The RNA shown here (c-di-GMP-I riboswitch aptamer) has 114 nucleotides and comes from a Bacillota bacterium. It was read from a public genome assembly, where an Rfam model found it. Its Rfam family is "c-di-GMP-I riboswitch aptamer". Rfam links the family to the GO term cyclic-di-GMP binding. The model forms 95% of the base pairs in the Rfam consensus. Model confidence (mean pLDDT): 80 of 100.
RNA sequence: ACUGGAAAAUGGUAAACUUUCCGAAAGGAAAGGGCACAAAACUACGGGUCUAAGGUAGUUUGGCGGACCUGACCAAGAGCCGCCGAACACUGCUAUGACAGCCGGGUUACCCAG
Numbered sequence: 001a002c003u004g005g006a007a008a009a010u011g012g013u014a015a016a017c018u019u020u021c022c023g024a025a026a027g028g029a030a031a032g033g034g035c036a037c038a039a040a041a042c043u044a045c046g047g048g049u050c051u052a053a054g055g056u057a058g059u060u061u062g063g064c065g066g067a068c069c070u071g072a073c074c075a076a077g078a079g080c081c082g083c084c085g086a087a088c089a090c091u092g093c094u095a096u097g098a099c100a101g102c103c104g105g106g107u108u109a110c111c112c113a114g
Stems, first nucleotide, its partner, number of pairs: 002114004012037002017032006035101001041107003045104003048099003054094006060086007069077002
């Protein structure tokens, strides 16, 4: 340096769950806890997954305008188109937010054996 983890040593990490805090959420941090892990160390580079604050499209609804239809006319009314707004309620899409204990890549590392 490479390959491997049968036995052993020093030890390490910490799933679910609980509490507190941060975050719109996904999720994260700390403490307890311990399912597991020989890279369950680091890194969002590729794939994948999660979330959707913001953005965007639509639905709903209000106002204004337009042409048209029903109406003999007026009044009135159904629908259509455009603009502006409202609740930001519902639905779709969207990462610039996340996940390294989903897979691959990259970087680094303890012990033992060959």